Small-subunit ribosomal RNA, central domain from a metagenome, 349 nucleotides, folded computationally. Its mean pLDDT, the model's own confidence on a scale to 100, is 90. Its Rfam family is "Bacterial small subunit ribosomal RNA".
Context: one part of a larger RNA
RNA sequence: CUGGGCGUAAAGCGCGCGUAGGCGGUUAUAUAAGUCGGAUGUGAAAUACCUGGGCUCAACCUGGGAACUGCAUUCGAUACUGUAUAACUAGAGUUUGGUAGAGGGAAGUGGAAUUCCACAUGUAGCGGUGAAAUGCGUAGAUAUGUGGAGGAACACCAGUGGCGAAGGCGACUUCCUGGACCAAAACUGACGCUGAGGUGCGAAAGCGUGGGUAGCAAACAGGAUUAGAUACCCUGGUAGUCCACGCCGUAAACGAUGUCAACUAGCCGUUGGGAGAAUUUGUCUCUUAGUGGCGCAGCUAACGCGAUAAGUUGACCGCCUGGGGAGUGCGGUCGCAAGAUUAAAACUC
Numbered sequence: 001c002u003g004g005g006c007g008u009a010a011a012g013c014g015c016g017c018g019u020a021g022g023c024g025g026u027u028a029u030a031u032a033a034g035u036c037g038g039a040u041g042u043g044a045a046a047u048a049c050c051u052g053g054g055c056u057c058a059a060c061c062u063g064g065g066a067a068c069u070g071c072a073u074u075c076g077a078u079a080c081u082g083u084a085u086a087a088c089u090a091g092a093g094u095u096u097g098g099u100a101g102a103g104g105g106a107a108g109u110g111g112a113a114u115u116c117c118a119c120a121u122g123u124a125g126c127g128g129u130g131a132a133a134u135g136c137g138u139a140g141a142u143a144u145g146u147g148g149a150g151g152a153a154c155a156c157c158a159g160u161g162g163c164g165a166a167g168g169c170g171a172c173u174u175c176c177u178g179g180a181c182c183a184a185a186a187c188u189g190a191c192g193c194u195g196a197g198g199u200g201c202g203a204a205a206g207c208g209u210g211g212g213u214a215g216c217a218a219a220c221a222g223g224a225u226u227a228g229a230u231a232c233c234c235u236g237g238u239a240g241u242c243c244a245c246g247c248c249g250u251a252a253a254c255g256a257u258g259u260c261a262a263c264u265a266g267c268c269g270u271u272g273g274g275a276g277a278a279u280u281u282g283u284c285u286c287u288u289a290g291u292g293g294c295g296c297a298g299c300u301a302a303c304g305c306g307a308u309a310a311g312u313u314g315a316c317c318g319c320c321u322g323g324g325g326a327g328u329g330c331g332g333u334c335g336c337a338a339g340a341u342u343a344a345a346a347c348u349c
Base pairs, nucleotide, nucleotide: 004320005319006318007303008302012317014201015200016199017198021194022193023192025088026087027086028085029084030083031082033081034080035077036076037075038074039073040072041071042070049065050064051063052062053061054060091191092188093187094186095185096183097182098181099180103177104176105175106174107173108172109171110154115149116148117147118146119145120144121143125136126135162169163168206247207246208245209244210243211242215241216240220236221235222234223233258316259315260314261313262312263311266294267293268292269291270290271289272288273287274286275285276284277283298305299304322349323348324347331342332341333340334339
């Protein structure tokens, strides 16, 4: 170097974009760098190998051969790869017409509910629990009604429904904006795939500055429970949760399944398109892009996966190599910090 793996045993970067690199559709011509063949030179001798000879044999010594798989020069071959040129349209993209959508950003608006405030009615309880108590209430609570304030979240619709690369996205309206899908043509003509570094996005919590604060609620206080109760239960309650801007960069960031492409039985749902048939308003058939349930072959240690593969293959990247020590120490980089990232060893079983 080759050889094994990564759903659950160790192992897919949280997810994109993209540099270098790796890999790359069809046809023709040229070239001959890779590739293949011949020749020449060289590849010291000894050793090792084959075959002879000499010491009585052997070790040992020795003749010959082959080998030295390499390098250089030269002459050829041209299928494949490369390079150059010319062309093509099946990959990729652009245009046209449509479609669906909680995709993103900004502004405005709405109703229900909780809380608070004011007024009114009204009187002794309310609240809470397994049971209680703390708590609230005759300074008039709870309950009921009217009006007002403010913040946060958007019931029903709602669906293994939709959209997004992932994180994620759910009231309504307007504006700005990204992507996807379908149909039929036209156009460009390999413009592609992956992607070390790099760069961007990235739940929650947390941090900085300034706002905001209804409900909820770490910390904290009190009441219970208990042997104790720094908890579970109850009454309160501050950060926080919300907004703007800036950091952080991690999650069971999960499908625990990298991205792209091709191929490989069927059946049943569902979402968005298109075509056709029929009936007439219950539909059916085909097709395409998603999203689910079974299942053949095959795979798998089994569980299971099974055209949305964990099947059969190809391209590229990432990662794994016994448990603990340890995702720790040291050093580097990043960060305001918290910490993140990169990442050992001794020792031990």